[in-house]
RNA sequence: UAAUAGUAAGGCUAUACCUGCCGUAAGACAGGGACGGAAAGCUUCGGUUCCAUAAGUUGGAAGGCUGGGCUGCCGAU
Numbered sequence: 001u002a003a004u005a006g007u008a009a010g011g012c013u014a015u016a017c018c019u020g021c022c023g024u025a026a027g028a029c030a031g032g033g034a035c036g037g038a039a040a041g042c043u044u045c046g047g048u049u050c051c052a053u054a055a056g057u058u059g060g061a062a063g064g065c066u067g068g069g070c071u072g073c074c075g076a077u
Stems, first nucleotide, its partner, number of pairs: 006074001012037002017032004022027001035064001041070003045067003048062005
């Protein structure tokens, strides 16, 4: 230096719930909090779920549900 693994160390993320705030709602954001995660990073392409609705070839939300695409930290032994 490279390959390998997820068991050492470092760092990352943050479920339920609570508070504030925005939204008709699904939910978003901030703070607290850690159930978890080795892609629980990104995309939002297929499927899926949810909300609103004037019911349509409508508008919106989730992605820590799943498949795909793109990218990627550490590195004991």